[in-house]
This is a predicted structure of a 73-nucleotide RNA (transfer RNA) from a Desulfovibrionales bacterium. The sequence was found in a public genome assembly. Its Rfam family is "tRNA".

RNA sequence: GGGCCCAUAGCUCAGUUGGAAGAGCCCCCGGCUCAUAACCGGAUGGUCCCAGGUUCAACCCCUGGUGGGCCCA
Numbered sequence: 001g002g003g004c005c006c007a008u009a010g011c012u013c014a015g016u017u018g019g020a021a022g023a024g025c026c027c028c029c030g031g032c033u034c035a036u037a038a039c040c041g042g043a044u045g046g047u048c049c050c051a052g053g054u055u056c057a058a059c060c061c062c063u064g065g066u067g068g069g070c071c072c073a
Stems, first nucleotide, its partner, number of pairs: 001072007010025004019056001028042004049065005
């Protein structure tokens, strides 16, 4: 210098062909228990990495950038 992949909740990750952003874990509250753990129920939590574009509508498509990983030179 070139190519490919990844970026979504505090953490690990889904999200199909563009049409109302989700799960598990952690934390918090409640139930159960003499109590704790386990188990059960519930609540909270999001600038979908950033900017621009396309579109009636973008996590999703296009362009550029940032950060991380891999490969080639």